[in-house]
Molecule: Lysine riboswitch aptamer
Organism: Alteribacter keqinensis
């Protein structure tokens, strides 16, 4: 000096992502409790076994009185951040559910399996919900890089097009190879 860009640091996308607190709403006149009446054998997680309760009335329905809470969402404030994070998978003599198995819910740990980001629409799941969330599909928008096109001396710009993915992109630093 050329080439590549290991590693490290910092940064950008925008209805950007997550967490906590406060407030009000909704949940809901619901669950549930008590009393009465009716019915009459089951109930405790769809299931199996056990155990407990139950004709001194299980469960269900109606009436009257009383009457919640959690998760989720909204507004505001604070805060951590830009694989922020969210799913999926695996795992634990994990926690809860009367006990065990199973199932369901929750938590922790592991995992370059998927998704650049937010949004609209449709379907499905969950849910009190047509809210919200998640998954799939689709539609444009947006950021980034590459290529093409146009303008420009160039840097670069485009209310031009196509395509890829965050293990990315940009900047700085610095490492390696060759001479």
């Nucleotide at each position: 000096g050329u080439g590549u860009g290991a590693g490290g640091u910092a940064g950008a996308g925008g209805c950007g992502c997550g967490a906590a607190g406060u407030c009000a709403a909704a949940g809901a006149g619901u669950a549930u409790g008590u009393a009465u009446c009716a019915u009459g054998a089951g109930a405790u997680u769809c299931g199996g076994a056990c155990a407990u309760c139950u004709g001194u009335g299980a469960g269900u329905g109606a009436u009257a009185c009383a009457a919640a809470a959690a998760g989720g969402g909204g507004a505001c404030u604070u805060u951590g951040c830009c694989g922020a994070a969210g799913c999926g998978g695996g795992u634990a003599u994990g926690c809860g559910u009367g006990u065990c198995c199973a199932g369901c819910g929750c938590u922790g740990c592991c995992u370059g399996g998927c998704u650049g980001g937010g949004g609209g629409u449709g379907c499905a799941u969950u849910u009190a919900a047509a809210a919200a969330a998640u998954g799939c599909a689709u539609c444009a928008c947006u950021g980034u890089c590459a290529c093409u096109c146009g303008g420009g001396a160039a840097a670069c710009c485009g209310c031009a097009g196509u395509g890829g993915a965050g293990a990315a992109c940009u900047a700085c630093u610095g490492a390696c190879u060759c001479u």